[in-house]
Predicted 3D model of a 194-nucleotide RNA (FMN riboswitch aptamer (RFN element)) from Cohnella lubricantis. Its Rfam family is "FMN riboswitch aptamer (RFN element)". Rfam describes the family as follows. The RFN element is a highly conserved domain that is found frequently in the 5'-untranslated regions of prokaryotic mRNAs that encode for flavin mononucleotide (FMN) biosynthesis and transport proteins. This element is a metabolite-dependent riboswitch that directly binds FMN in the absence of proteins. In Bacillus subtilis, the riboswitch most likely controls gene expression by causing premature transcription termination within the 5' untranslated region of the ribDEAHT operon and precluding access to the ribosome-binding site of ypaA mRNA.The FMN riboswitch structure, reported in present an FMN-bound six-stem junction, adopts a butterfly-like scaffold, stapled together by opposingly directed but nearly identically folded peripheral domains. The model forms 100% of the base pairs in the Rfam consensus. The coordinates come from a structure-prediction model, not an experiment, and the mean pLDDT is 76. Lineage of the source: Bacteria > Bacillati > Bacilli > Caryophanales > Cohnella.
RNA sequence: ACUUACCUUCGGGGCGAGGUGCAAUUCCUCACCGGCGGUGAUCGGCGGUCAGCAGUAAUCGCGAAUAAGCGAGGCAGGCGCCGCCGUCAGUCCGUGACCCGUCAUCGCAUUCGCCGGUUACCGGCGAAUGCGAUGCGGUGGACCUGGUGCAACUCCGGGACCGACAGUAACAGUCUGGAUGGGAGAAGGAAGCG
Numbered sequence: 001a002c003u004u005a006c007c008u009u010c011g012g013g014g015c016g017a018g019g020u021g022c023a024a025u026u027c028c029u030c031a032c033c034g035g036c037g038g039u040g041a042u043c044g045g046c047g048g049u050c051a052g053c054a055g056u057a058a059u060c061g062c063g064a065a066u067a068a069g070c071g072a073g074g075c076a077g078g079c080g081c082c083g084c085c086g087u088c089a090g091u092c093c094g095u096g097a098c099c100c101g102u103c104a105u106c107g108c109a110u111u112c113g114c115c116g117g118u119u120a121c122c123g124g125c126g127a128a129u130g131c132g133a134u135g136c137g138g139u140g141g142a143c144c145u146g147g148u149g150c151a152a153c154u155c156c157g158g159g160a161c162c163g164a165c166a167g168u169a170a171c172a173g174u175c176u177g178g179a180u181g182g183g184a185g186a187a188g189g190a191a192g193c194g
Stems, first nucleotide, its partner, number of pairs: 003192002006189005016030004031174002033163002035095004043086007052079002059072004090161002099138003103135015143159005165177003
């Protein structure tokens, strides 16, 4: 370093102001927010490079000269390039939560059938239905424009757009709830084999 199985921790933000109304953080106007991995021409830091570019000072040469001028030189710093580290998309690619399934496996419950027994009951096997878990599959929102440039739906400017389910005194991205849950994944630890 790779691989296999494991353990620990972490792992989502946002209604502020005004209006209407009996009632709205739910409607209207303005405001506010953006999971995870990838890509990324972003930005920053550190180091290298004068055998990349321009080029200051010292110094040296030419010059009669310590002048002008010309040439050499090439510290620090600048730009460029290279390496490392951090950072960089709600709308691109993939993915998670929620929801759905006539699929698979397992568990539980009920009913039915068959068999057996120590027969108002018990056990075994099978089937159907329901519920749950895991897996698999499905569903699943939203971007244009100007600039730069070889290249941008990623950079810069401008203007847009999107956001599960259930609940509610009235329709919810922002409130309450499932959820002290799940989770894409992130970091760390220890062990085995080669």